[in-house]
A computed fold for a 425-nucleotide RNA from uncultured Erythrobacter sp., annotated as Bacterial RNase P class A.
The organism belongs to Erythrobacter, within Bacteria.
Its Rfam family is "Bacterial RNase P class A". Rfam's curators write: Ribonuclease P (RNase P) is a ubiquitous endoribonuclease, found in archaea, bacteria and eukarya as well as chloroplasts and mitochondria. By type it is a ribozyme.

RNA sequence: CAGGGGGCUGAGGCAGCCGCGUGGUCUUUUGGGGCUGCGAGGAAAGUCCGGGCUCCACGAAACAAGGGUGGCGGGUAACGCCCGCCGGGUGAGGCUUCACAGCCAAGCUCAGGGAAAGUGCCACAGAGAGUAUACCGCCGAUGGACCCGAAAAGGUCACAGGCACGGGUGAAAGGGUGCGGUAAAAGCGCACCGGGGCUCUGGUAACAGCGCCCGCAUGGCAAACCCCACUCGGAGCAAGGCCAAAUAGGGGUCUCGCGCUCGGCUCUUUAUGGGUCAGGGCAGGCGCGUUUCGCGCUGAGGAGAUCCGGGUUGGCUGCUUGAGCCGUUCAGCAAUGGACGGCCCAGAUGAAUGGUUGCCGCUGGCGGGCUGGUCUUUUGAUACCGUCGCCAGAACAGAACCCGGCUUAUGAUGCCCCCUGAUAU
Repeated sequence: CAGGGGGCUGAGGCAGCCGCGUGGUCUUUUGGGGCUGCGAGGAAAGUCCGGGCUCCACGAAACAAGGGUGGCGGGUAACGCCCGCCGGGUGAGGCUUCACAGCCAAGCUCAGGGAAAGUGCCACAGAGAGUAUACCGCCGAUGGACCCGAAAAGGUCACAGGCACGGGUGAAAGGGUGCGGUAAAAGCGCACCGGGGCUCUGGUAACAGCGCCCGCAUGGCAAACCCCACUCGGAGCAAGGCCAAAUAGGGGUCUCGCGCUCGGCUCUUUAUGGGUCAGGGCAGGCGCGUUUCGCGCUGAGGAGAUCCGGGUUGGCUGCUUGAGCCGUUCAGCAAUGGACGGCCCAGAUGAAUGGUUGCCGCUGGCGGGCUGGUCUUUUGAUACCGUCGCCAGAACAGAACCCGGCUUAUGAUGCCCCCUGAUAU
């Protein structure tokens, strides 16, 4: 310098005037006023994941239903996230070769467990699409027909039969290349590659490598149902708490049920009698999948379902000190974690952070040879740098309980890093 990639930053800064919100503090005629600190994002968006926090759900175990994740290991409060590694695909570029083939490779990418548990799908085209198949084609003996010949031999045609090599159709045609073999063919046999299995070695592991064995039947789709492994309460700040205020302790319908026993008191006709007690116990019922155990409520003026109607829509709180941010250092390949030090960075509630002026800055365009640079012997030239002037431009987009991610939208300039190649030292 060129090519292939990755990351950071973020079109502003300073000052004045006017105008907003809020924390603290002082003051006040409690209306307000003074001083001072702070005041939107890298995504605040989407509401797709995971949590903190709050409330609800009785608990434990087993099973079922439903959902989530899916190579290995690590990080984290946790995750479907992040980091590293492994494997598949791709691949700027390079090595090698006459060429092809082959080998290496930064980066990018993968919804990366299982197709021999089962079910299902592969349209059309094509002969045939997974216990497949013969359209074009190749071979084709004996016997048959014909040609030539003295005969033998040879040649041609068709049939029975054999083949899946070659060609065609298709996204895909039942491993690939080469040699042998055959009437013609085929892992039919062999070599290498590919595939499967086993020992050993390395690695925490996924996995990789050397070696040996097997001609090796089973394509693709599971982001199809499914199987396997691991895992999973619900709702959400409009959660929730407090205060104030108001109303109708409203009305209708339906379902289930009102059992046993002990004790006290009491009554009479003294009986296995009646009544009563917010008394005790049991059966039964309920606690929103089933079972077992435990616990709680109820145990009868009881339990539950549903419809109509009325009041409240006000204030305070939750509400911002956090799994927080910044710097240095240690451990680690890294994500990240530890130690030390520093900082406090919105808290609105129809919803604040705006308007204006000046100067400086960035980017683009136009113009001036301007005692500059640069080029030129001089005169001079001016593409580029500097300088002067004028004009234009400035993306996506606004917190609402908080945090960690992912996804989507989008912004000039500048800076840093990785790989490959060339050149120079």